[in-house]
Context: one part of a larger RNA
RNA sequence: GGAUGAACGCUAGCGGCGCGCUUAAUGCAUGCAAGUCGAGCGAUGAGGCCCUUCGGGGUACAUCAGCGGCAAACGGGUGAGUAACACGUAGGUGACCUACCCUCAGGACCAGGAUAACGGCUGGAAACAGGUGCUAAUACUGGAUGGACUUUCAGGGUCAAAGCUGAAAGGAAAGUCGAAGCGACCUUCGGGUGGUCAGACGCUUGAGGAGGGGCUUGCGGCCCAUCAGCUAGUUGGUAAGGUAACGGCUUACCAAGGCGAAGACGGGUAGGGGGUGUGAGAGCAUGGCCCCCCACAAUGGGACUGAGACACGGCCCAUACUCCUACGGGAGGCAGCAGCAGGGAAUAUUGCACAAUGGGCGAAAGCCUGAUGCAGCGACGCCGCGUGAGUGAUGACGGCCUUCGGGUUGUAAAACUCUUUUCUGGGGGAAGAGGAAGGACGGUACCCUAGGAAUAAGUGUCGGCUAACUACGUGCCAGCAGCCGCGGUAAUACGUAGGACACAAGCGUUAUCC
Numbered sequence: 001g002g003a004u005g006a007a008c009g010c011u012a013g014c015g016g017c018g019c020g021c022u023u024a025a026u027g028c029a030u031g032c033a034a035g036u037c038g039a040g041c042g043a044u045g046a047g048g049c050c051c052u053u054c055g056g057g058g059u060a061c062a063u064c065a066g067c068g069g070c071a072a073a074c075g076g077g078u079g080a081g082u083a084a085c086a087c088g089u090a091g092g093u094g095a096c097c098u099a100c101c102c103u104c105a106g107g108a109c110c111a112g113g114a115u116a117a118c119g120g121c122u123g124g125a126a127a128c129a130g131g132u133g134c135u136a137a138u139a140c141u142g143g144a145u146g147g148a149c150u151u152u153c154a155g156g157g158u159c160a161a162a163g164c165u166g167a168a169a170g171g172a173a174a175g176u177c178g179a180a181g182c183g184a185c186c187u188u189c190g191g192g193u194g195g196u197c198a199g200a201c202g203c204u205u206g207a208g209g210a211g212g213g214g215c216u217u218g219c220g221g222c223c224c225a226u227c228a229g230c231u232a233g234u235u236g237g238u239a240a241g242g243u244a245a246c247g248g249c250u251u252a253c254c255a256a257g258g259c260g261a262a263g264a265c266g267g268g269u270a271g272g273g274g275g276u277g278u279g280a281g282a283g284c285a286u287g288g289c290c291c292c293c294c295a296c297a298a299u300g301g302g303a304c305u306g307a308g309a310c311a312c313g314g315c316c317c318a319u320a321c322u323c324c325u326a327c328g329g330g331a332g333g334c335a336g337c338a339g340c341a342g343g344g345a346a347u348a349u350u351g352c353a354c355a356a357u358g359g360g361c362g363a364a365a366g367c368c369u370g371a372u373g374c375a376g377c378g379a380c381g382c383c384g385c386g387u388g389a390g391u392g393a394u395g396a397c398g399g400c401c402u403u404c405g406g407g408u409u410g411u412a413a414a415a416c417u418c419u420u421u422u423c424u425g426g427g428g429g430a431a432g433a434g435g436a437a438g439g440a441c442g443g444u445a446c447c448c449u450a451g452g453a454a455u456a457a458g459u460g461u462c463g464g465c466u467a468a469c470u471a472c473g474u475g476c477c478a479g480c481a482g483c484c485g486c487g488g489u490a491a492u493a494c495g496u497a498g499g500a501c502a503c504a505a506g507c508g509u510u511a512u513c514c
Base pairs, nucleotide, nucleotide: 001514002513003512004511006510007509008508009507010506013385014384015383016382017381018380019378020377021343026341027340028339030338031337032336035070036069037068040067041066043063044062045061048059049058050057051056077296078295079294087220088219089218090217091216092215093214096213097212098211101209102208103207104206105205106204107203109143110142111141112140118133119132121130122129123128149170150169151168152167153166154165155164175201176200177199181196182195184193185192186191222268223267224266229259230258231257234256235255236254237253238252239251240250241249271293272292273291274290275286276285277284278283298319299318300317301316302315321332322331323330324329349375351374352373353372357371358369359368360367361366388418389417390416391415398409399408400407401406423451424450425449426448427447428446432441458503459502460501461500462499463484464483465482469498470497471496472495473494479486480485
C1' cells in the first nucleotide's frame, strides 16, 4: 500500500447492487417450511337441480377421515466428524443398478378370497389399542399364454462367464375417462338412459437411449520422527453365504503372510474443489457469499418401505435433556424460514406473494411450495449523486497573529444575478404477463408541474519518517507515543485557540492476511 462476512469511537443527506451468528453442531415458546390425485376405490351429504308410491332415489357439486397411486431420497440448512478413493483430475466396469422421460417391438385372457373406512362392543386419564359384523378397487392372490427375458446344460467363440446357435425348466398384466359416429330402450319429440367403439391417460414384457448413481485404479494437495516399528480377518488361497455388483464384505478350513525412512503406525489440525486476497511473477495466505462434490440431522446403534434412504420435518432400541400425566403410562428434536434465551466485540422481520422462475401431484382446472420473487432492518462493502453556480475589495465586521506599519481568515461573507440535481406539495403512471384476463413488488421506478438556496459535513492529523505552524496554558506534572522519542518556565511533539494539510458521507482506531 492492498484486502475483510469485521468490531469499536466520532459523524451522517440520498440512491443502485451486493452482504449480514466467524462465538455455543448450545437449549428452544409460537406459527409456517410436502403434499397432491374423486379421470383408481368404497363411503359421507349442509345446501342446489330432477324424479317420487313421500319411504326415498338419481344427478352435478363438495369432502374431514380411510384404502390405493405418485411425491416425500428433490428442494432448504450446517461443517460436527473425516488426512479418507472424502475431494480434484484422468481412466476402468468383460463386476453393476436406474422410478419418472424418449424411441422401437409385443401382450393385456379366465377366476378368487380378504381388508380399512363404516356400524356396534370393550379397555385406557391420554397417547392409543383389542375383539366383532359389512364392503370396494389401478390393493392382494391363483390359473392361462409367452420370447429377443431369467436359470441350467451343450455347441461355437474370447486372454477372460460379452455378443451367437440349440435344448430343458421358470416367469406378466388393470383398468379409468370417453355425447364424433353406430345401433338399443324410454320420451312430454325438447331430450334422457345405459351399450359399443375411435381416441386419451394408464398396466405388463423386452431391446435401446438420455440423464442419474454404485464400485474400482493411477496421480495430486497439512504439521509432528521429542510418533519407528505396525498388523490375527491381519495378508493370500479353497468353499459357502451375502450384494445391483467385484471383493475378508461375512463365515469355516488351510497357508504365514501384508505394510514401513519414497515415513507405515501413532498424535495434532482440517470438510475438498472451482475460486478469493496479495504479489511484476514465482509464491504465500485463505475456502464467507455463489457453483460442484462429500458428510451430518439431540447423542449412539439398527433395519423397514422403496427404482433410489439405512431417510433433517419416517419407524424401532438405548442414552442425556425438556414437557404432559388420573403415577399405570405417554410426547418431543429449528445445523428449514422467522423468532426467543444464552454465549459474544459482533450479525436482521415471529413481513408480503405464489405475479415471475423452478419443483411435487393431477388429463386439466388447480392445489401445495419460508425453494424462489420481493419488501423491512444495518454506511457492513462497492459504485454513483448532492450539500449550490456566476459576479463580487473600502480586501467590511469579528477572530487570530503582530516588529503596531501590518499580515491572515479571504471572494470567503454580505450584496446582486441565476439554477433546482436533491427536497416539499400537486397530477399522471409502467415494463416485468410470448395469447383475452391475471403483478406480491407498487401508486414503486419513471414522467409532468409549483415552490424556494432552500433540507444536507464531518473525521483525523500538523517534531522526523509524512503533506500541513503560530500564540497561550502547563512545568519530568497533566499528558502524548506506530518507531525514534517529547514534557524538569520561552514545548511547531501535552491541552486549548486561530490557521493549515489529508480524505470525505464518511474518517480514524483495533484485529487478521499478502
RNAcentral holds the full RNA, with entries from SILVA. Small-subunit ribosomal RNA, 5' domain from a metagenome, 514 nucleotides, folded computationally. The coordinates come from a structure-prediction model, not an experiment, and the mean pLDDT is 83. Its Rfam family is "Bacterial small subunit ribosomal RNA".